[in-house]
Context: one part of a larger RNA
RNA sequence: GAUGAACGCUGGCGGCGUGCCUAACACAUGCAAGUCGAGCGGGAAUAAGACUCCGGUCUUAUUUUAGCGGCGGACGGGUGAGUAACGCGUGGAUAAUCUGCCAUUCACUCGCGGAUACCGAUGAGAAAUCAUUGCUAAUACGCGAUACGAUCCUUAAGAGACAUCUCUAGAGGAAGAAAGAUUAAUCGGUGAAUGAGGAGUCCGCGUCUGAUUAGCUAGUUGGAGUGGUAACGGCUCACCAAGGCGACGAUCAGUAGCCGACCUGAGAGGGUGAUCGGCCACAUUGGGACUGAGAUACGGCCCAAACUCCUACGGGAGGCAGCAGUGGGGAAUAUUGCACAAUGGAGGAAACUCUGAUGCAGCAACGCCGCGUGAAGGAAGAAGGUUUUCGGAUCGUAAACUUCUAUCGACAGGGACGAUAAUGACGGUACCUGAAUAAGAAGCCCCGGCUAACUACGUGCCAGCAGCCGCGGUAAUACGUAGGGGGCAAGCGUUAUCC
Numbered sequence: 001g002a003u004g005a006a007c008g009c010u011g012g013c014g015g016c017g018u019g020c021c022u023a024a025c026a027c028a029u030g031c032a033a034g035u036c037g038a039g040c041g042g043g044a045a046u047a048a049g050a051c052u053c054c055g056g057u058c059u060u061a062u063u064u065u066a067g068c069g070g071c072g073g074a075c076g077g078g079u080g081a082g083u084a085a086c087g088c089g090u091g092g093a094u095a096a097u098c099u100g101c102c103a104u105u106c107a108c109u110c111g112c113g114g115a116u117a118c119c120g121a122u123g124a125g126a127a128a129u130c131a132u133u134g135c136u137a138a139u140a141c142g143c144g145a146u147a148c149g150a151u152c153c154u155u156a157a158g159a160g161a162c163a164u165c166u167c168u169a170g171a172g173g174a175a176g177a178a179a180g181a182u183u184a185a186u187c188g189g190u191g192a193a194u195g196a197g198g199a200g201u202c203c204g205c206g207u208c209u210g211a212u213u214a215g216c217u218a219g220u221u222g223g224a225g226u227g228g229u230a231a232c233g234g235c236u237c238a239c240c241a242a243g244g245c246g247a248c249g250a251u252c253a254g255u256a257g258c259c260g261a262c263c264u265g266a267g268a269g270g271g272u273g274a275u276c277g278g279c280c281a282c283a284u285u286g287g288g289a290c291u292g293a294g295a296u297a298c299g300g301c302c303c304a305a306a307c308u309c310c311u312a313c314g315g316g317a318g319g320c321a322g323c324a325g326u327g328g329g330g331a332a333u334a335u336u337g338c339a340c341a342a343u344g345g346a347g348g349a350a351a352c353u354c355u356g357a358u359g360c361a362g363c364a365a366c367g368c369c370g371c372g373u374g375a376a377g378g379a380a381g382a383a384g385g386u387u388u389u390c391g392g393a394u395c396g397u398a399a400a401c402u403u404c405u406a407u408c409g410a411c412a413g414g415g416a417c418g419a420u421a422a423u424g425a426c427g428g429u430a431c432c433u434g435a436a437u438a439a440g441a442a443g444c445c446c447c448g449g450c451u452a453a454c455u456a457c458g459u460g461c462c463a464g465c466a467g468c469c470g471c472g473g474u475a476a477u478a479c480g481u482a483g484g485g486g487g488c489a490a491g492c493g494u495u496a497u498c499c
Base pairs, nucleotide, nucleotide: 001498002497003496005495006494007493008492009491012371013370014369015368016367017366018364019363020329025327026326027325029324030323031322034071035070036069039068040067042065043064044063045062046061047060048059049058050057051056078282079281080280087207088206089205090204091203092202093201094200097199098198099197102195103194104193105192106191107190108189109188110144111143112142113141119134120133121132122131123130124129151174152173153172154171155170157168158167159166160165180187181186208254209253210252215245216244217243220242221241222240223239225237227235257279258278259277260276261272262271263270264269284305285304286303287302288301307318308317309316310315335361337360338359339358343357344355345354346353347352374404375403376402377401384395385394386393387392408440411434412433413432414431418426443488444487445486446485447484448469449468450467454483455482456481457480458479464471465470
């Protein structure tokens, strides 16, 4: 000098930030991912009309939505357990790759079919839920047609590169697409190409400590194949060979998310990795795949384990390292708040809905910055305190008193920007104006030397102080108290840690 700090004493205001560093301990409760009726059939409510055997039925319109279907739940948010690794950083490679939505361009969007949820019936169960049977729709599912590109096979010309190879043009053949909606303006669907953004993989270099860890390794190292992947590859498998790594530190053990950055320092360096941003990993523990453009998926599924809860004992339910909040641990860390008004995200043609992302408010001197706690005059140098050589000295222009001012706070009135038409949580907030009163607002540490600041009394190696040197045994500037003084100031000291 610094801190995500804590503790002691003290505490007026504002702005901007920050706030479980410990138990990746366990969690009550609420919320945190939905949306689309302009994909689909059905149900419900309301209104109008028509019919009526007065029980109702039908049609239209509006609203609503359990189910099927689509898109999104792979983003956003949290945490740092694991990881010493191509995890991260940096520079390259991909002639070894994929890419929903979006943009641009080209070509299409024809014809059929069978189911199924919801619903009805029956049944089982305490529940969670499930079984059988019957009916029905679609942008759900399937079949057929067509095929500009693209893919595969055969053939064959040219160009390029760094090798497997890549690119361009031609001929013949094979298989393979689609979906409609509507208010008629559009929104969609299929095949293909390019782009943008995103992702995967590979490589060079860098990346803590220990040798009181010296040898390690059998899919291990390589080959030519099979399988698999979007893709290369022992990624996998059978066979063959016996290799591969290591004092330039392998292996083992310990510790640790990495970086931009942050702190310190003249720099070199050293330390740290909170907030903010990038990447990675994880989601009670371990394992697994499914769906999908994308996951091996925090608020999806299955299995096992521990724990908790419900139970009619047959069986079920759950996962806050999301936002609040609770218990626990701890020196220690906040509200079960408001709003989608803004920014952004998901869905939707849109209106809009959802959004504990986010914007705000609340709590905390936790940090930084700013402001205030009055200003001028005022000697009878008042009273009082302390001290004294009893003359005085000092607190001290300090106070009183006089005059003045009003920052902040309190009171009253007005009142935003943020929002290009409407829409403001914040908020009657910021800000402005007025009136009024010096009123409501100062403490903490230190005073032997280092180190700015001294006297008195008490104590008497006691009580105590102390960062180091050291003080205290009867005049202690070092302990305690008082007066005075010094330093910093809404803070001041102490402790811890780093330079």